Predicted 3D model of RNase P RNA and transfer RNA as a complex of 457 nucleotides.
RNA sequence: GCAGCGGCUCAGGCGAUCGCUCGGCGCGUUCGCGCGCCGGGAGGAAAGUCCGGGCUCCACAGGGCAGGAUGCCGGGUAACGCCCGUUGAGGGUGACCUCGAGGAGAGUGCCACAGAAAAGCAAACCGCCCGUGAACGAGCAAUCGUCCUCGGGUAAGGGUGAAAAGGUGGAGUAAGAGCCCACCGCGCGUUCGGUAACGAACGCGGCACGGAAAACCCCAUCCGGAGCAAGGCCACGUAGAGGAGCGUUCGAGGGCUGCCCGCCCGAGCUCCUGGGUAGGCCGCUCGAGGCGCGCGGCGACGCGCGUCCCAGAGGAAUGACCGCCGGCACGCGCGAGGCAACUCACGCGAGCAACAGAACCCGGCUUACGAACCCUGCGACC
RNA sequence: GGUGGGGUAGCCAAGUGGUCAGGCAAUGGUUUGCAAAACCAUUAUACGCGAGUUCGAAUCUCGUCCCCACCUCCA
Numbered sequence: 001g002c003a004g005c006g007g008c009u010c011a012g013g014c015g016a017u018c019g020c021u022c023g024g025c026g027c028g029u030u031c032g033c034g035c036g037c038c039g040g041g042a043g044g045a046a047a048g049u050c051c052g053g054g055c056u057c058c059a060c061a062g063g064g065c066a067g068g069a070u071g072c073c074g075g076g077u078a079a080c081g082c083c084c085g086u087u088g089a090g091g092g093u094g095a096c097c098u099c100g101a102g103g104a105g106a107g108u109g110c111c112a113c114a115g116a117a118a119a120g121c122a123a124a125c126c127g128c129c130c131g132u133g134a135a136c137g138a139g140c141a142a143u144c145g146u147c148c149u150c151g152g153g154u155a156a157g158g159g160u161g162a163a164a165a166g167g168u169g170g171a172g173u174a175a176g177a178g179c180c181c182a183c184c185g186c187g188c189g190u191u192c193g194g195u196a197a198c199g200a201a202c203g204c205g206g207c208a209c210g211g212a213a214a215a216c217c218c219c220a221u222c223c224g225g226a227g228c229a230a231g232g233c234c235a236c237g238u239a240g241a242g243g244a245g246c247g248u249u250c251g252a253g254g255g256c257u258g259c260c261c262g263c264c265c266g267a268g269c270u271c272c273u274g275g276g277u278a279g280g281c282c283g284c285u286c287g288a289g290g291c292g293c294g295c296g297g298c299g300a301c302g303c304g305c306g307u308c309c310c311a312g313a314g315g316a317a318u319g320a321c322c323g324c325c326g327g328c329a330c331g332c333g334c335g336a337g338g339c340a341a342c343u344c345a346c347g348c349g350a351g352c353a354a355c356a357g358a359a360c361c362c363g364g365c366u367u368a369c370g371a372a373c374c375c376u377g378c379g380a381c382c
Numbered sequence: 383g384g385u386g387g388g389g390u391a392g393c394c395a396a397g398u399g400g401u402c403a404g405g406c407a408a409u410g411g412u413u414u415g416c417a418a419a420a421c422c423a424u425u426a427u428a429c430g431c432g433a434g435u436u437c438g439a440a441u442c443u444c445g446u447c448c449c450c451a452c453c454u455c456c457a
C1' cells in the first nucleotide's frame, strides 16, 4: 500500500448572542400568566416492533382440547428465540465465520420431467454370460462363426436422472455379485475419559439404514388474555334522547382469548339514528440504574463497598447563527529528506463532516451509518 | 403510540412445491361510407426486494421496503 476479519472506543470541542422545554427559588399579577436567577434537556441505534420481561386491568388466571414457540450439551439471566463455554459437521492460507444441529430403523403422504425401475432388501432398456430351436456360411465330419426367436442368470459396464439400494482393491465365477477377503465407511455392544453432548480403544455384525420434518407429524420443554389509546380520578357539557332486538334466578351479558367444563360478577346488554366534549391531574420516571474499586468465575455474569441523580414533552421542546481551535481530503506557494518514485513540515484559499429525533420503562436481536485503534494475509522497502 | 391485514403484466384477479389460469385494456385483421359493438388472431410486459431450505420456490423460513385498515372521552 492492497485485500480482509472480529473486537473496542467516540459520535468534534470551547465561548458569545438570540430562542424552545421541564423543575426549583424570588418578584409581580387582571389569577390566564409574565419577568429574573440557578439547574437538567435524545441515541447507539431513540428505528423495525421481531423476541423476552417489569407494570396495569381482567378470578391473582383452575382443568382439558385446540393453537403457538423452541430444539446437540452444559452454564448465565427477572426472562428470552438472547449471551457465554464446549462437542459435532462444514468453510477459509489466516484473523475467524456458519449451522432451523431432536426424531425418516411410530405412522401417513411427496420425490415433477426423463428413465426398465424412485422406495417392497425393488427393478433387466442396452450390454455381458449359459442353454433350446430355426436360418445362413465354413468344414469330409465332430464342430465353429454370424443373425433371429424363446427360456434363464447377472446390478460389474452403458444410458436416464438432483438422487439408482455402501466405496476402493483383490480373490472368485459361465458372466457377475459383500458371495468371500483387506482397508475405509455404517450399525450394535463393552471398557476407559468427560457433569454432558461426545471422543478413544477393543470386539461383533456382511450391510439391514435413499432424500426431505423451513411436508403433515412424533418426542421433550415453555406459553392465560390484552395492552399506557393499559388503567384510575376530576371538570365541562346535552336530548344522561329516540327506535328495534334479547334478558332479569327457565340468567342476557361480561371476565374469557378458538371451543368445552368449572369458577366469579351479574341487571342490564347489542345494533341503528342522533347529541356533547376535543379540557386537566395521576400512571411518569430512582431503575434487573450509571460510574469507580475490590473479590469469585476461562467467560457470559455474580457478590461487596463507595459515589452520582442523569429528558419527561403532549400537533409534541432539545434549535439558529457567529468566532476560535481540532479532523479529513483538494488546489497553490515555499522548505527539508531522498539517485528516484515519493514522504514529511509550514502558510494561504475555497470546501466537507454520516445514519438519524425519546412518547410507560427495561434486557436482547435485526436493520441504517461516519471515524480512530487493535488483529490477519499478501506485496514492496529498511 | 399500539394492533391486525396485504403486495402476482397498464388495471382486476386465480394459483400454496414441478414451465403463473382468466377477464378488462393494447396491437393487427374481418365487417362499415367512417366509427362503435361483435367476431378472429397476436406479442411483450408479471410473482415488491435480498438471502436460505429443496434436485426444484409465486408458494416454505428469515431479514427488509412499501401500502391499507382499526383502536380516545361522556359511554
Base pairs, nucleotide, nucleotide: 001378002377003376004375006374007373009371010370012325013324014323015322017320018319020041021040022039023038024037025036026035027034028033043355047366048365050364051363052362053361054360055227056226057225058224062261063260064259065258067223068222069221070220071219073085074084075083076082087101088099089098090097091096102218103217107216108215110211111210125158126157127154128153129152130151131150133148135146136145137144138143166184167183168182169181170180185207186205187204188203189202190201191200192199193198231282232281233280234279241273242272243271244270245269246268253265254264255263275456276455289308290307291306292305293304294303295302296301327352328351330349331348332347333346335344336343337342383453384452385451386450387449388448389447392406393405394404400437408424409423410422411421412420430446431445432444433443434442
Model confidence (mean pLDDT): 78 of 100. Rfam match: Bacterial RNase P class A.